[in-house]
RNA sequence: UUGUUAUCAAGAAAGGUGGAGGGAAUAGACCCGAUGAGACCUUAGCAACCCUUUAUCUUUAAAGAAGGUGCUACGUUCUAUCCCUGUUUGUGGGGGAAGAUAACCC
Numbered sequence: 001u002u003g004u005u006a007u008c009a010a011g012a013a014a015g016g017u018g019g020a021g022g023g024a025a026u027a028g029a030c031c032c033g034a035u036g037a038g039a040c041c042u043u044a045g046c047a048a049c050c051c052u053u054u055a056u057c058u059u060u061a062a063a064g065a066a067g068g069u070g071c072u073a074c075g076u077u078c079u080a081u082c083c084c085u086g087u088u089u090g091u092g093g094g095g096g097a098a099g100a101u102a103a104c105c106c
Stems, first nucleotide, its partner, number of pairs: 003104006013043005021032003026080004044072003049068002051064005076098001081095004
């Protein structure tokens, strides 16, 4: 970097460095930010994808958390593309696209 599969509910934060932007990207809206954002480091935690153990007996269940990742504002924020609902421009729901994470593949 390419592709496949699964999930995108819930959960969980303090300190230090640093100094202006940030919430993935484009546009608009909305929100966070000098009472210090994003980023990095340390410690702690959450979760349970890989993983460990047991049962099942070959794909599922339960328990766990040493290790590899990930995550710890709202929140995959809304609109943009389609469908349904609805009916006068609003409401609600679902999908797609895009994105994130994990495992595998190239």

Predicted 3D model of a 106-nucleotide RNA (SAM riboswitch aptamer (S box leader)).
Its mean pLDDT, the model's own confidence on a scale to 100, is 76.
Its Rfam family is "SAM riboswitch aptamer (S box leader)". Rfam links the family to the GO term regulation of gene expression.